Small-subunit ribosomal RNA from a metagenome, 1509 nucleotides, folded computationally. Rfam family: Bacterial small subunit ribosomal RNA.
[in-house]
RNA sequence: AGAGUUUGAUCCUGGCUCAGGACGAACGCUGGCGGCGUGCCUAAUACAUGCAAGUCGCGCGAGAAAGAGGCCGCAAGGCCUCGAGUAAAGCGGCAAACGGGUGAGUAACACGUAAGCAAUCUUCCUCUAAGUCCGGAAUAACCCUGCCAACGCGGGGCUAAUACCGGAUGUGGUCACGAGUCCGCAUGGAUUUGUGAUUAAAGGUGACCUCUACACGUACGUUUCCACUUGGAGAUGAGCUUGCGGCCCAUUAGCUUGUUGGCGGGGUAACGGCCCACCAAGGCAGUGAUGGGUAUCCGGCCUGAGAGGGUGUACGGACACAUUGGGACUGAGAGACGGCCCAGACUCCUUCGGGAGGCAGCAGUAGGGAAUUUUGCGCAAUGGACGAAAGUCUGACGCAGCAACGCCGCGUGAGUGAUGAAGGUCUUCGGAUUGUAAAGCUCUGUUGAGUGGGAAGAAAAGUUCCGUUUUUAACAAAAACGGGGCCUGACGGUACCGCUCGAGGAAGCACCGGCUAACUACGUGCCAGCAGCCGCGGUAAUACGUAGGGUGCAAGCGUUGUUCGGAAUCACUGGGCGUAAAGGGAGCGUAGGCGGAGCCGUAAGUUGGAAGUUUAAUACCCGGGCUUAACCCGGGAUCUGCUUCCAAUACUGCGGCCCUUGAGUAAGGAAGAGGGAGAUGGAAUUCCAGGUGUAGCGGUGGAAUGCGUAGAUAUCUGGAAGAACACCGGCAGCGAAGGCGGUCUCCUGGUCCUAUACUGACGCUGAGGCUCGAAAGUUAGGGGAGCAAACAGGAUUAGAUACCCUGGUAGUCCUAACCGUAAACUAUGGAUACUAGAUGUUGGGGGAGUCAAUCCUUCCAGCGUCGUCGCUAACGCAUUAAGUAUCCCGCCUGGGGAGUACGCUCGCAAGGGUGAAACUCAAAGGAAUUGACGGGGGCCCGCACAAGCGGUGGAGCAUGUGCUUUAAUUCGAUGCAACGCGCAGAACCUUACCUACCCUUGACAUGUCCAGUAUGGUCACCAGAGAUGGAGUCCUUCAGUUCGGCUGGCUGGAACACAGGUGCUGCAUGGCUGUCGUCAGCUCGUGUCGUGAGAUGUUGGGUUAAGUCCCGCAACGAGCGCAACCCUCGCUUCUAGUUGCCAGCAUUCAGUUGGGCACUCUAGAGGGACUGCCGGUGAUAAGCCGGAGGAAGGUGGGGAUGACGUCAAGUCCUCAUGGCCCUUACGGGUAGGGCUACACACGUGCUACAAUGGCGGUGACAGUGGGCAGCGACACAGCGAUGUGAUGCUAAUCCCAAAAAAGCCGUCUCAGUUCAGAUUGCAGCCUGCAACUCGGCUGCAUGAAGUUGGAAUCGCUAGUAAUCGCUAAUCAGCAGGUAGCGGUGAAUACGUUCCCGGGCCUUGUACACACCGCCCGUCACACCAUGGGAGUUGGUCAUACCUGAAGACGGUGUUCUAACCUUAGCAAUAAGGGGGAAGCCGGCCACGGUGUGGUCAGCGACUGGGGUG
Repeated sequence: AGAGUUUGAUCCUGGCUCAGGACGAACGCUGGCGGCGUGCCUAAUACAUGCAAGUCGCGCGAGAAAGAGGCCGCAAGGCCUCGAGUAAAGCGGCAAACGGGUGAGUAACACGUAAGCAAUCUUCCUCUAAGUCCGGAAUAACCCUGCCAACGCGGGGCUAAUACCGGAUGUGGUCACGAGUCCGCAUGGAUUUGUGAUUAAAGGUGACCUCUACACGUACGUUUCCACUUGGAGAUGAGCUUGCGGCCCAUUAGCUUGUUGGCGGGGUAACGGCCCACCAAGGCAGUGAUGGGUAUCCGGCCUGAGAGGGUGUACGGACACAUUGGGACUGAGAGACGGCCCAGACUCCUUCGGGAGGCAGCAGUAGGGAAUUUUGCGCAAUGGACGAAAGUCUGACGCAGCAACGCCGCGUGAGUGAUGAAGGUCUUCGGAUUGUAAAGCUCUGUUGAGUGGGAAGAAAAGUUCCGUUUUUAACAAAAACGGGGCCUGACGGUACCGCUCGAGGAAGCACCGGCUAACUACGUGCCAGCAGCCGCGGUAAUACGUAGGGUGCAAGCGUUGUUCGGAAUCACUGGGCGUAAAGGGAGCGUAGGCGGAGCCGUAAGUUGGAAGUUUAAUACCCGGGCUUAACCCGGGAUCUGCUUCCAAUACUGCGGCCCUUGAGUAAGGAAGAGGGAGAUGGAAUUCCAGGUGUAGCGGUGGAAUGCGUAGAUAUCUGGAAGAACACCGGCAGCGAAGGCGGUCUCCUGGUCCUAUACUGACGCUGAGGCUCGAAAGUUAGGGGAGCAAACAGGAUUAGAUACCCUGGUAGUCCUAACCGUAAACUAUGGAUACUAGAUGUUGGGGGAGUCAAUCCUUCCAGCGUCGUCGCUAACGCAUUAAGUAUCCCGCCUGGGGAGUACGCUCGCAAGGGUGAAACUCAAAGGAAUUGACGGGGGCCCGCACAAGCGGUGGAGCAUGUGCUUUAAUUCGAUGCAACGCGCAGAACCUUACCUACCCUUGACAUGUCCAGUAUGGUCACCAGAGAUGGAGUCCUUCAGUUCGGCUGGCUGGAACACAGGUGCUGCAUGGCUGUCGUCAGCUCGUGUCGUGAGAUGUUGGGUUAAGUCCCGCAACGAGCGCAACCCUCGCUUCUAGUUGCCAGCAUUCAGUUGGGCACUCUAGAGGGACUGCCGGUGAUAAGCCGGAGGAAGGUGGGGAUGACGUCAAGUCCUCAUGGCCCUUACGGGUAGGGCUACACACGUGCUACAAUGGCGGUGACAGUGGGCAGCGACACAGCGAUGUGAUGCUAAUCCCAAAAAAGCCGUCUCAGUUCAGAUUGCAGCCUGCAACUCGGCUGCAUGAAGUUGGAAUCGCUAGUAAUCGCUAAUCAGCAGGUAGCGGUGAAUACGUUCCCGGGCCUUGUACACACCGCCCGUCACACCAUGGGAGUUGGUCAUACCUGAAGACGGUGUUCUAACCUUAGCAAUAAGGGGGAAGCCGGCCACGGUGUGGUCAGCGACUGGGGUG
């Protein structure tokens, strides 16, 4: 630091996902040790049990027991001493408000930070001042006694205090009234002083005898220490007030009546509506009040480069709470976790009357949950409470236990060791890998085990002794300091250190398709499964499962969850808005934001300096301590903030003065469909009336509906009505936008130009707000010619609720009022400034020039086009910016759901504005590129159409296919490009199929062993369908040799390796082939252009059969294709002359023979044709047209030859081959059957339907080919197929072999025929082992359909079509098929509009599997979330009323009452008073109740749309 994913590829936009870090975690697998930390995030759910707050005898009274000893007593028992002034309980003091827990509530001065209190309190502590005198009455405990289940409650009696009360004193404090001084920050504060009133206290212990008193050691005396009282100061803690800061929702916009303020009271420690009475009507809010939701806050922690974002566990600070709600008491402090009272819920006890309780303390239990520990040890340390102290208490704390929960450290060994062992895995079978890994050898001892040491450190206190000092009148005591002794350890026999043993006890987890480091085999076969994203799996899966190997981390590793990062994907740092999401439809304008030039002042912002604060810890730096680290300790620097003071004054702000350039006003001109109102004009349309006139008009692609003989259309005249304004008219004008178009008049807004004068920043933008706002639509009233939704009819169509036609109503028009939206678009907000130009045009001005026109030049203001820089993803924009900048507003943040739902609001309605979520997808999108496609365009070609000729489709038959049938009808080929195709030939064989019967190392190959020596063949027997089995006969008998049945070979046998498979996969393949297409295309190198895919070249102008050639050109060259080179036919030359030929000569029936090689021919080598020549044309080119010559002329005809590629095209049944499958069978053999079936359908052919013919007769002329298991002349026989005999020929010699059509003569005369020949019968021939299923041919007889073929469709452009026969392959036999050969031999092509196919250029595209594409909506089914919904259930909030516990307050206080006072009494006591208490009353108020309303949520028959499949 980035990466994957939208596409065929590219760039961009944009979302999703990943790699990193972290965690109070959980889960899966695994697990050796230690150190340091951490550990209920859920149910603030309920809690058994134990412990967590007591202490003080130096405040007080009182005071056991067990046990031991002694005495008495016969014993029972009693007494004394010790235990012991101990335990337990009580009064009293202090503490219990700390410490510990939790985060429910709380959006608040709760918290953080900075201030303030002149508006406050503060136990204990420190310092300081002054004190502590004299009295009194009670009451617990205790004793007696009553009630009671329990808790507990009484009655009587005794007693103490540092408990309580009265009095004195008053340094002081407080209050009141005076007199001053000094201050301040408004109220005021501090302080001095006078007078008056009021206001305190408690003692205890030790020591001592100086004083005092008793009377000689004791106290009420003195003194020490502690305690107490009144003040002051401090410290600490607390309370209150304020500025600023930190969550979400505006689909929460108005809230508030003690509310805001005042006066006066009350209350409080204290200010204050905190409370009350009265008065006023305020206060808060767009800088977000009120309401709703959520949430303890912070130091910090995690992340991040930072800014930020997330978080608030542990540690620390603050707050809040303690079963829920309310309340006060005590106290310095509480509205009190382990206190009290009341109410509610719950639990427990109960004798049913009544009581008890509160783990969010530490352990622990249940429950909840994915999930969180021991009912441990100790007060040894630190800290706390009490105490004078010893000490007691302390689940705070220190430790231990459990848990890999986290961080850190260590180990599981080290060295050597190649037969590269065995085993595993893979394999091309050679090997490779695991792998120096192991074994083996030599070592070490961290850790571990055993054993021993170790109270070392953690400790200072305490106590005791000694010494010094202080204190005192002095000693003592006490205190402080120093020294010695004694004593105290939970952890723990732990850390640590020795010795011994011995590699011994100690490695897993995840991953290995890309991202992302790491690959093979087997299994599986869209199954099982994986998956973070893209995506894997349908028989060769590096993606599933397993194994081997590898990679990464390691006592852990993965997964899940959350969070930050990456994400510049909410953008302050640091984004955007023409087309990707995004500019408001337009203007006016409020608040707000921003704002021209100069000077002066001020100092709020800003900048600098200083001070205070910013707790500690954390983080950073430097050191130090544990062996290191984690961890801990010390120091430093920070803590970016806030407050205060001082200074500076550039910029901003504020105040003042001034300026003119921004803005505006006045003057003079100018243009204009700017707006409103009124008047008016002509053309056209329709209608009405009349005239003329007659049969159609109208309409369309073509028609019809419609109108018309009741007189239309057409035409003329006259009239009526409404709407719109031709030409001018223009990327011209005006307006803010919407928009505005005949002419004239009136009213009215804005703009531009020119020159001066004036005002003096008056400006820009603009949330809310207000106004305007096309068309359609709405309401009311008019109007209504034309046009025209709806509607009707006619057409079109498969349908046609459309397009076309005929009609036609709302509406369109006017008035008044709504609506408020548009692709309201320049898809581009407004303002200002700057940044090359060129050109056109509108308005105005200046200059030159001129009679004028025109032209030139120039300045403003508009409207356009092109274009530089720059910008942009590209397209493009470009002084009218999408450039460079500033200011203000609006808007965007993946696609769908959805501009939908709900809520609110506007509207008469239609509907508008605002505007989500659940759920779902991994894309959606922009621009450009290459293709493909288009019932887009241009150019061009092809028997593509057209023009012609002949067919197919109808018939019969042949053949192939489908379907069907069958035991089997073997298999393959399936649009063109399967279907007379594989098959150049199925009776057996072929043959792969079926049935039956046989064989199992096999019909065939290689290897091993044994036997034999061979063996092979002829004949023929038995069983059998045969294979085969059995039994014979005769003949024959290998090669080498080391002479050994030794070797090879052969035959038979045995057991294995293996053979064999036309079994599967042509979608695993090779090879071969088809097709587009013999179409003219397909590419590369370098260069250039483009961010890039790509483009250019290859496009353009001509031309060609051709990317053929020429010219031009940011291209220049090259390759595969085209063409040519090859074969063949056509002309010719040379060579050669048999089997070929015969001109001349001879000869013959006959080139038969002699002779000859001129000719034909044969077959080898050459020549020839190249637009070479001429003319025209073209651009002087390429070329084209015409001509000459020539056998042939513009590629001369034909063939072979098939670019890059497409179709997963065809073939595993030609062959080869990976993988899979079968192995007494899916192999092999035999016989028979089948491939030849037959309702039907299709393809390809043959023969016909006849007279251009049939038949009969006669009778010419070819070429390619083939032949010895052959062709077979010829002769004979047969009507014939053919048979018999047989010359010749291994072929230019002989044979097949007759060519046929044609020609000539005759006949038939238009009929199902003298056409046609199917079918069938009979009789034969041939091949063959064998013609039944199932061959061909012949003769005789029979004589079907068929009279030229619907829709549709095929071939062919010249020696072609058509027509005629011949040959060959295959083959025993079988040809209507195929491959060839020759004979006869046409017609037509105007032309490229259309059909099909193709090529090039261009254009559109949402296609790229590429139009056989993509894709929209309904309907059906399944699932999911959601809206409405009669209602129903629950929560919460508000409000009205009722009720009103405890409690404090207020009132009353008839009842009760120790202290004090008064009176009476000697006194006891009594009475009264003061004070107190109960009771009662009042308002306040929690829970509760009744009613109403708001809000949130659940359920809900039915219903709406949405999403996914």